[in-house]
RNA sequence: GGACCGCCAUCGCCGAGUCCCCGUACGGCGCGAGCCAGGGGAGCCGGGGAACCACCGUUCCCUUGGGGUGAAUCGGGUCCCUCUCACGAGGGAGCCGUAGGAGACCUUCCUGCUCCGAACCCGUCAGCUAACCCGGUAGGCGAGAAGGAAGGAAAGG
Numbered sequence: 001g002g003a004c005c006g007c008c009a010u011c012g013c014c015g016a017g018u019c020c021c022c023g024u025a026c027g028g029c030g031c032g033a034g035c036c037a038g039g040g041g042a043g044c045c046g047g048g049g050a051a052c053c054a055c056c057g058u059u060c061c062c063u064u065g066g067g068g069u070g071a072a073u074c075g076g077g078u079c080c081c082u083c084u085c086a087c088g089a090g091g092g093a094g095c096c097g098u099a100g101g102a103g104a105c106c107u108u109c110c111u112g113c114u115c116c117g118a119a120c121c122c123g124u125c126a127g128c129u130a131a132c133c134c135g136g137u138a139g140g141c142g143a144g145a146a147g148g149a150a151g152g153a154a155a156g157g
Base pairs, nucleotide, nucleotide: 011142012141013140014139018042019041020040021039022038027036028035029034043137044136045135046134047133048132053127065125066122067121068120069119074097075096076095078093079092080091081090082089083088100116101115102114103113105152106151107150108149109148110147111146
C1' cells in the first nucleotide's frame, strides 16, 4: 500500500417499514450505563367489507381455479432432469429482450447513462365500497451520470 471479514460511530440510498413510552421494580444479556425479547401509542402501508355504480343477451361443447403483497410482468432461444411407446407434459439452470421500477433537497417534463426486473402469501374465497374489521411496520445496500426547462423548499446576504 492492497484484498477480505467483523465491530462501533456518523452520513446517505432502496423500501410503508419511522418516532415516542413502558420494559429499567418482573424474561435474556451486560460490571454498569444500557441492549434485546415483549407490550402500548402516534404516524405510515396493505387487505377484507354495504348502498350506488360496474359486470351480466340465449343455447351447446371443450378447456382453465382464482386472488393478494411487491417495480418485479410478458415473450423467444439453449442445456439438464422426470413421466410418456410416441406426440407431448412438468420441473430446474442459464441467456436475450420486455411491461414496469430506482438512481444524493422536493414535484413535473425532455434528453441521456447505469442498475433492478426477485421472492412470498391466502387456500377454492374476495369488483368497487361508508360504517366496521384484520394485518404489517421487515430486510438489503455504500453504486454514483448527469444535462436542460418550470415551480417550490432550504441556506446565505
Overview:
This is a predicted structure of a 157-nucleotide RNA (c-di-AMP riboswitch aptamer (ydaO/yuaA leader)) from Streptomyces morookaense. Of the family's consensus pairs, 92% are formed in the model. The RNAcentral record of the sequence draws on Rfam. The coordinates come from a structure-prediction model, not an experiment, and the mean pLDDT is 80. The source organism's lineage runs through Bacteria, Bacillati, Actinomycetota, Actinomycetes and Streptomyces. Its Rfam family is "c-di-AMP riboswitch aptamer (ydaO/yuaA leader)". Rfam links the family to the GO terms cyclic-di-AMP binding and regulation of gene expression.